[in-house]
Molecule: transfer RNA
Organism: archaeon
RNA sequence: GGGCUAUUGGCGCAGGCAGGUAGCGCAACCGGCUCUUAACCGGAAGGUCGGGGGUUCGAUUCCCUCAUAGCCCG
Numbered sequence: 001g002g003g004c005u006a007u008u009g010g011c012g013c014a015g016g017c018a019g020g021u022a023g024c025g026c027a028a029c030c031g032g033c034u035c036u037u038a039a040c041c042g043g044a045a046g047g048u049c050g051g052g053g054g055u056u057c058g059a060u061u062c063c064c065u066c067a068u069a070g071c072c073c074g
Base pairs, nucleotide, nucleotide: 001073002072003071004070005069006068007067010026011025012024013023020057029043030042031041032040050066051065052064053063054062
């Protein structure tokens, strides 16, 4: 220098190809059960999707660019 992949709650991931106001698990929080804790059960909360721009009525999703990380080629 070229190519590819990843970036989504505190953590690990799905959703993306086929655009229509984001879901699962864990953790933490509240409650139930228990002498108590753990386990188990129930509940609520938490992210506008790495930054910017474009297309569109509408973008996490499509396009461009930048950043960070990883891998491959030279």